[in-house]
RNA sequence: GAUUGGGUCCUGCGCAAUAAGACUUUGUGAACCCCGCCAGGUCCGGAAGGAAGCAACGGUAAGCAAAUGUUUUUAUGUGCCGCGGGGUUACCUGGUUUGA
Numbered sequence: 001g002a003u004u005g006g007g008u009c010c011u012g013c014g015c016a017a018u019a020a021g022a023c024u025u026u027g028u029g030a031a032c033c034c035c036g037c038c039a040g041g042u043c044c045g046g047a048a049g050g051a052a053g054c055a056a057c058g059g060u061a062a063g064c065a066a067a068u069g070u071u072u073u074u075a076u077g078u079g080c081c082g083c084g085g086g087g088u089u090a091c092c093u094g095g096u097u098u099g100a
Stems, first nucleotide, its partner, number of pairs: 001097008009086006015079002017076006023069001024067005034059003042051003
């Protein structure tokens, strides 16, 4: 000097990590415009009964809080992990070979 392989470079797919959301569990959660049950009282009735129904109690909706799982969604040079493709301009490294 030549040639060749690999890496740094770019790119596709995948995997993992991280963050946020959804889902799950629990708690709380509408005086009335949710449900049930309705003391007292109210209304209808001669009466028997019936009707509506506040508070309380119970259960919930939206929401709020906590916990949990890796179930799921999205995003990101978070990893330089795996498998391919591109590129030989530059850098690193290995092999072969040629000349001095």

Source information: The RNA shown here (Bacterial small signal recognition particle RNA) has 100 nucleotides and comes from Firmicutes bacterium UBA4882. Of the family's consensus pairs, 97% are formed in the model. Its Rfam family is "Bacterial small signal recognition particle RNA". It is annotated as a non-coding RNA gene. The prediction has a mean pLDDT of 76. The organism belongs to Bacillota, within Bacteria.